[in-house]
C1' cells in the first nucleotide's frame, strides 16, 4: 500500500428567520415574553423485571424459558474472566455446546441404494444351466461320465468407477474364482482400569473389543433447573343523556302528568302512568403518565459561523427499567497476512 482480525469511541456546538408540541408569566390563551422538548438503537417486539389486577392449603397436568466447566456481577434474563471439547481460517482470529448406546421421526436433488442399505458400470467361471471341442463308458437312447475352453442366464462381491452434505473405518499384505475386518501388521475407533485435573475432561500407560454404535433435538421428545394467569386496551377514580332494576310519593276519568310562547280560564293529548331518590354500567372526563409526552400523537425547515476525520447515515418515544438481537455514517488503538522500497 492492500486485505482482513479484536476492542473502544462519537454520531455535535452557536446564530438569526419561519413553524410545531408541554409548562410558566396569567384568572382566561388567539397574540405577547421566559424556559423545555427522541435514539444509539427510541425498532424487532425475542427474553427477563417493575407495577397491576384476578388466583392461591399443598401438590400436579399442560405450556415457557434456561443448558460445555470453574470463578465473579445481577432481581432476573444477561453479561465479564479463565479454560474443556468439536469445527473454520495460512495467520491474527472466529463459530457451536445436556442427552442421537430411550423412542418415534425426518434426511431434499442427484443417485441402484441414505440405514441394522444397495448393485447402474464394473469384476468373478468355484456353484446351477446353456455352447464347443477332445477322449471314455454304454443296455447304443434325443444315454451318462471326465477334461479344456466360453458364455454372466442364473448365481457370487462390494474392491475400482459414478452420484451425493453424507454410501456402514483407512494404508499395506495374506488370502479367494473375484472379493471383503475374512484373516494380520499398523493407524483409528469403541469399553474398563490406573494416574493427572475443583471440574467440563485429559492420558505418550494397563487391559479387553473386528468395529457395534451415519446425520438432524431451531422435529417431536428425553433429562435437570427455574416459572401462579393475564398485562397500561393492566387496573383505580369521577360521572352524563336514553334504557332497564329499587325505594318512597302521587293518580283511576270527579283525572296524576304533559302540550297550546309567561299566568289563567278554554281547548286537546292522556294511563300498569308520572315524579322523587338511591344503586349498577355506559358515552366522555381524570389517574396510572414521567425533568419530551399525548384527546391517534409536537420536537421540523432554511442561511450563516465553529469544533471537526465526519456534522452525513440509519432511523421517531407512547408505563417505565435491564438485556438480546437487527439496520446504519465514521474515527482511534491494537493484531494478523500478502506486495514494494530503505
Nucleotide at each position: 500500500g492492500g486485505a482482513g482480525a479484536g476492542g473502544g469511541c462519537c454520531a455535535g456546538g452557536g446564530a438569526g428567520c419561519c413553524g410545531c408540541g408541554g409548562g410558566g408569566g396569567c384568572u382566561g390563551g388567539u397574540a405577547c415574553c421566559c424556559c423545555u422538548g427522541a435514539g444509539g438503537a427510541a425498532g424487532g417486539u425475542c427474553c427477563g423485571g417493575a407495577c397491576u389486577c384476578c388466583g392461591c392449603a399443598g401438590g400436579g397436568c399442560a405450556g415457557g424459558c434456561c443448558g460445555c466447566u470453574c470463578g465473579g456481577g445481577g432481581a432476573a434474563a444477561c453479561c465479564c474472566g479463565a479454560g474443556a471439547g468439536g469445527g473454520g481460517g495460512c495467520g491474527a482470529c472466529c463459530c457451536c455446546u445436556g442427552g442421537a448406546a430411550a423412542g418415534u421421526g425426518c434426511c431434499a436433488c442427484a443417485g441402484a441404494g441414505a440405514a441394522c442399505a444397495g448393485a447402474c458400470c464394473g469384476c468373478c467361471a468355484g456353484c446351477g444351466g446353456c455352447c464347443c471341442a477332445u477322449c471314455c463308458c454304454c443296455a447304443a437312447g434325443c444315454g451318462g461320465g471326465a477334461u479344456g475352453g466360453g458364455u454372466g442366464c442364473g448365481g457370487g462381491c462390494a474392491a475400482g468407477g459414478g452420484u451425493g452434505a453424507a454410501a456402514c473405518g483407512g494404508u499395506g499384505g495374506g488370502g479367494u474364482a473375484a472379493g471383503a475386518g475374512c484373516c494380520c501388521a499398523c493407524c483409528g475407533c469403541c469399553g474398563g482400569g490406573g494416574c493427572c485435573g475443583c471440574g467440563a475432561g485429559g492420558u505418550u500407560c494397563c487391559c479387553g473389543g473386528g468395529c457395534a454404535c451415519g446425520g438432524c433435538a431451531a422435529a417431536c421428545c428425553c433429562c435437570g433447573g427455574c416459572c401462579g394467569g393475564a398485562g397500561c386496551a393492566a387496573g383505580g377514580c369521577c360521572a352524563a343523556a336514553u334504557a332497564g332494576g329499587g325505594a318512597g310519593g302521587c293518580g283511576g276519568u270527579u283525572g296524576a302528568g304533559g302540550g297550546u310562547g309567561g299566568c289563567c280560564c278554554g281547548c286537546c293529548c292522556g294511563a300498569u302512568g308520572c315524579c322523587u331518590c338511591c344503586g349498577g354500567g355506559u358515552a366522555g372526563g381524570c389517574c396510572g403518565c414521567a425533568c419530551a409526552g399525548a384527546u391517534a400523537g409536537a420536537u421540523g425547515g432554511c442561511u450563516c459561523c465553529c469544533u471537526u476525520a465526519a456534522a452525513c447515515a440509519c432511523a421517531g418515544a407512547a408505563u417505565c427499567c435491564g438485556g438480546c438481537c437487527u439496520a446504519u455514517g465514521g474515527c482511534c488503538c491494537c493484531c494478523u497476512c500478502c506486495c514494494c522500497c530503505g
The RNA shown here (Bacterial RNase P class A) has 342 nucleotides and comes from a Candidatus Bipolaricaulaceae bacterium. A source record names the gene rnpB. Of the family's consensus pairs, 90% are formed in the model. Its Rfam family is "Bacterial RNase P class A". It is annotated as a ribozyme. Rfam links the family to the GO terms tRNA processing, ribonuclease P activity and dimeric ribonuclease P complex. From the family's description: Ribonuclease P (RNase P) is a ubiquitous endoribonuclease, found in archaea, bacteria and eukarya as well as chloroplasts and mitochondria. Model confidence (mean pLDDT): 77 of 100. NCBI's taxonomy places the organism under Bacteria, Bacteria candidate phyla, Bipolaricaulia (SeqCode), Bipolaricaulales (SeqCode), Candidatus Bipolaricaulaceae.